Source information:
TPP riboswitch aptamer (THI element) from Pseudooceanicola batsensis HTCC2597, 101 nucleotides, folded computationally. Of the family's consensus pairs, 91% are formed in the model. The sequence is in RNAcentral, with records from Rfam and Ribocentre. RNAcentral records the identical sequence in 2 taxa. Its mean pLDDT, the model's own confidence on a scale to 100, is 76.

RNA sequence: UGCGCCACCUCGGGGUGCCCGCAAGGGCUGAGAUGCGAUCCUGCGAACCCGUUGAACCUGAACCGGUUAACACCGGCGGAGGGAAGGUCGCGCGGCCUGUC
Numbered sequence: 001u002g003c004g005c006c007a008c009c010u011c012g013g014g015g016u017g018c019c020c021g022c023a024a025g026g027g028c029u030g031a032g033a034u035g036c037g038a039u040c041c042u043g044c045g046a047a048c049c050c051g052u053u054g055a056a057c058c059u060g061a062a063c064c065g066g067u068u069a070a071c072a073c074c075g076g077c078g079g080a081g082g083g084a085a086g087g088u089c090g091c092g093c094g095g096c097c098u099g100u101c
Base pairs, nucleotide, nucleotide: 001094002093003092004091005090007088008087009086010085011051012050013049014048017028018027019026020025034045035044036043057082058081059080063076064075065074066073
C1' cells in the first nucleotide's frame, strides 16, 4: 500500500395494518403497529428492520387465485420497475520500499 473477511463507529433508508369499542381501552399479525407536541397535515424522538451480494421498504395495486370475520397467511405478478455507504480496528493473502545477516 491493494484486495478479501469479521467487528465496531458514524451516516443514511424504511413502515406503522386488521378487528371490537361512543370513548377509554382491548384483541390479532408482525422484527417493528411506539412516545411527546399538534385539529389535521406534519415535526422531533424511541425501538426495530434494512443499506447495492440491496424482497428493508415503495410502485404496479383499491392487482389476480386460494384462504380468513377482516387483516395476517400461501401462491402468482416477480429477481418486474425503483430503493439508502462511508470510515476505523483486527485477521488473512499479496505488492512495493528499506535495514541486517